[in-house]
RNA sequence: UUGCAGGACGUCUAGGGUUCCGCCGUUUGGGAAUAUAAACGGGUCUGGUCCAAGAGAUGUCGCCGGUUUGGCAAAUUCCAACUGGUACACGGCGGGGCAAAAUCCCGGGAGAA
Numbered sequence: 001u002u003g004c005a006g007g008a009c010g011u012c013u014a015g016g017g018u019u020c021c022g023c024c025g026u027u028u029g030g031g032a033a034u035a036u037a038a039a040c041g042g043g044u045c046u047g048g049u050c051c052a053a054g055a056g057a058u059g060u061c062g063c064c065g066g067u068u069u070g071g072c073a074a075a076u077u078c079c080a081a082c083u084g085g086u087a088c089a090c091g092g093c094g095g096g097g098c099a100a101a102a103u104c105c106c107g108g109g110a111g112a113a
Stems, first nucleotide, its partner, number of pairs: 007061006015051002020048002022045001023042007062086006069080003088108001090111001094106003
C1' cells in the first nucleotide's frame, strides 16, 4: 500500500419520549359527601403499551479457515461430519422519523486517531 469472514434476524437492556392505558390537576353534569362520567391540561407523572443501540447483553442463522474424515466412479470445487474463528471500534453539526423523542435511521457517514 492492497485485500478480507468483519453479515442478518429474534428476545431484551441502558436510554427515549407521550399516540393508547393508567396516574395527577381543572371545569362541567349529577350529587349532602365520597364514588362516577365527559371535556381540557400535565411526561417538570414511578409505571404498562410503544421506540430503542455498529461501537450494550443474549440466542438463532449466516460467513471464513483447517481435517491422512465420510457421501459418490471421482473432488481444491458439491453435500455432510469434526474442529477453530467471526477481531477492534473515538465521533459531531445537520437532516429524517412514527404520536413523539432518543445511544433510533442517514451512520463503522463527515471528521479525528
This is a predicted structure of a 113-nucleotide RNA (Guanidine-I riboswitch aptamer). The sequence was found by an Rfam model in a public genome assembly. Its Rfam family is "Guanidine-I riboswitch aptamer". About the family: This family represents a conserved RNA structure found upstream of the ykkC and yxkD genes in Bacillus subtilis and related genes in other bacteria. Rfam links the family to the GO term regulation of gene expression.